About this RNA:
Predicted 3D model of a 500-nucleotide part of an RNA (small-subunit ribosomal RNA, 5' domain) from an uncultured bacterium. Model confidence (mean pLDDT): 87 of 100. Rfam family: Bacterial small subunit ribosomal RNA.
Context: one part of a larger RNA
RNA sequence: GAACGAACGCUGGCGGCGCGCUUAACACAUGCAAGUCGAACGCUCCUGGGGCAACUCAGGGGAGUGGCGGACGGGUGCGUAACACGUGGGUAAUCUGCCCUGAAGAGUGGGAUAACUCGCCGAAAGGCGAGCUAAUACCGCAUGAGCCCCCGGUCUCUUCGGAGAGAGAGGGAAAAGGCAGCAAUGCGCUUCAGGAUGAGCCCGCGGCCCAUCAGCUAGUUGGCGGGGUAACGGCCCACCAAGGCAACGACGGGUAGCUGGUCUGAGAGGACGGCCAGUCACACUGGAACUGAGACACGGUCCAGACUCCUACGGGAGGCAGCAGUGGGGAAUCUUGCGCAAUGGGCGAAAGCCUGACGCAGCGACGCCGCGUGUGCGAUGAAGGUCUUCGGAUCGUAAAGCACUGUCGCGAGGGAAAACAAACGAUGGUACCUCGAGAGGAAGCACCGGCUAACUCUGUGCCAGCAGCCGCGGUAAUACAGAGGGUGCGAGCGUUGUUC
Numbered sequence: 001g002a003a004c005g006a007a008c009g010c011u012g013g014c015g016g017c018g019c020g021c022u023u024a025a026c027a028c029a030u031g032c033a034a035g036u037c038g039a040a041c042g043c044u045c046c047u048g049g050g051g052c053a054a055c056u057c058a059g060g061g062g063a064g065u066g067g068c069g070g071a072c073g074g075g076u077g078c079g080u081a082a083c084a085c086g087u088g089g090g091u092a093a094u095c096u097g098c099c100c101u102g103a104a105g106a107g108u109g110g111g112a113u114a115a116c117u118c119g120c121c122g123a124a125a126g127g128c129g130a131g132c133u134a135a136u137a138c139c140g141c142a143u144g145a146g147c148c149c150c151c152g153g154u155c156u157c158u159u160c161g162g163a164g165a166g167a168g169a170g171g172g173a174a175a176a177g178g179c180a181g182c183a184a185u186g187c188g189c190u191u192c193a194g195g196a197u198g199a200g201c202c203c204g205c206g207g208c209c210c211a212u213c214a215g216c217u218a219g220u221u222g223g224c225g226g227g228g229u230a231a232c233g234g235c236c237c238a239c240c241a242a243g244g245c246a247a248c249g250a251c252g253g254g255u256a257g258c259u260g261g262u263c264u265g266a267g268a269g270g271a272c273g274g275c276c277a278g279u280c281a282c283a284c285u286g287g288a289a290c291u292g293a294g295a296c297a298c299g300g301u302c303c304a305g306a307c308u309c310c311u312a313c314g315g316g317a318g319g320c321a322g323c324a325g326u327g328g329g330g331a332a333u334c335u336u337g338c339g340c341a342a343u344g345g346g347c348g349a350a351a352g353c354c355u356g357a358c359g360c361a362g363c364g365a366c367g368c369c370g371c372g373u374g375u376g377c378g379a380u381g382a383a384g385g386u387c388u389u390c391g392g393a394u395c396g397u398a399a400a401g402c403a404c405u406g407u408c409g410c411g412a413g414g415g416a417a418a419a420c421a422a423a424c425g426a427u428g429g430u431a432c433c434u435c436g437a438g439a440g441g442a443a444g445c446a447c448c449g450g451c452u453a454a455c456u457c458u459g460u461g462c463c464a465g466c467a468g469c470c471g472c473g474g475u476a477a478u479a480c481a482g483a484g485g486g487u488g489c490g491a492g493c494g495u496u497g498u499u500c
Base pairs, nucleotide, nucleotide: 001500002499003498004497006496007495008494009493010492013371014370015369016368017367018366019364020363021329026327027326028325030324031323032322035068036067037066040065041064043062044061045060046059047058048057049056050055075282076281077280085206086205087204088203089202090201091200094199095198099195100194101193102192103191104190105189107141108140109139110138116131117130118129119128120127121126147172148171149170151168154165155164156163157162178187179186180185208254209253210252215245216244217243220242221241222240223239225237226236227235257279258278259277260276261272262271263270264269284305285304286303287302288301307318308317309316310315335361337360338359339358343357344355345354346353347352374404375403376402377401384395385394386393387392408441410436411435412434413433414432418427444489445488446487447486448485449470450469451468455484456483457482458481459480465472466471
C1' cells in the first nucleotide's frame, strides 16, 4: 500500500446492489418448514331434492385402507489426511422409481384386514378381544414373445479371467382389463429390449505440519472353498501358507471438510476456502436394521446413554446444524414480517392443494457504487476570534446582503413492466411521471517533531501526559493539554485484529 463475513471510538442525509453467529455441532418456549390423490377402495357425518320407507341424486366434511412423495429441496462443518475431494480413466464386476422409444401381454379363482360395531384395560400416551366389509391391498392356478436357472454341441470377440450371439432338452417367475367418459378415447397394470438421467464400486496422478513419531501389522498379506451384495473384494467365515507396508517417510501425533475460486503480488509465490456453484460428511450422543428404485433415513422406527418435560408414581413425551425467535457464550452478527404473483419442487386427469425452497419487504454505513448538504455576484476586507515587531496580518468572498436553482427530502395528483391466448402482482400506491412550496432538513473525523502533507500562542514543568519506530516532557515544548490556523480524507474518518 491492498484486502476483510470484521469489531471498537467519534460522527451520520438519501438511494441501488450485495452481505450479516467467524464464538457454544451450547440448551431451546412458541408458530410455521411435506404433503397430496374421491378419476384405486369401503365407511361415516352434515346440508338440500325425490320417496311412506328401504333407498337414491347433488354438494360439502372426516378418519381409515391403498398409491406416489417424505432419499429432493433447506441447514451445519462435528468428524474425516481418506479414493473424502480434484482430475483422467475402468466397470467383460453393477443398479437405476418417475420419463422417452420399441416389442409382447393382462385368463381364472381365493382368503383376509383397517375403518366401523360391541366389550374390556389405562391418569395419559396408547392397547387388547370378538364380529362385519372393499380395493389398483394380499395369495393360488393358467399363459410366456422375450426373461431367469441348469444341461449340452456351434460361431464371434478376448486383456486368456472371460464376454457376446443364435438353434435344442428340462425347470421357473407376470399382470389391475382397473379407473374416468354416452362414446371416441385417455390415464393406468405386467414382462422384455434400448435410451436418458442418477448412483455404486475400482484404479493412475495431485494437494497440510512434526523424524524430539522409525519401525508397523493377526483378518494382518495371499491362496482354496463358501456366505453375502445390484456388484468386485478378507466385505464376512472355515481351512492352508507366511506373508504385507516402510527414509520415494510406513506407523504414530497435531491440524483440517475438499474443489471451482478469493485476497495479495510485476510475476513466481504466499495466505485463505465466508457469500455463490460442485462434492463429501453429519442431524442430541453411540449403535442397529426395517421399508423402499433409492436411506441405514434432519422434521421415520428400534435399543442404550445424557438432558428436559408430563404423571394418578404404574408409566409416558421430546430432539431448531430448517425459517423466524429465546437464553447462554462472545469484541461481534438481523424480523417470532408479506406472498405463493414469478421461478422451481411434491401430489393430482384437471380444478387445485402443499411449499420459511423461492420471490419480496424489515433491521445493521457491514461492504462496494452513485448523489446531496447549494449556485452566481458580493470589500469599508464588517463584527468577532487568533497572532502581532502594535504598523498590521490572518480566518476571508468566508459571512451579511442581492439575484437565482430545485438534485435528495417534503406536500399534492397520476401510476407501472415483471403475466403466458386469457385470468391471476406479495413486492406496491413502490419505481417512475407531473405539479407546488422552499436555501430551507443534511459534515464530520484523524492528523500537523522526522519518517509524512500541515505552525503559532497559552497552560504544564521528567509532573500531567504522548508514542507505529526514532523518541518528546526537568520554565520560552511546532512532539503533552487547550486555542487559533493549517493538512488529509469525507457520510464517513480513525483505531485494533488478521493476510499478502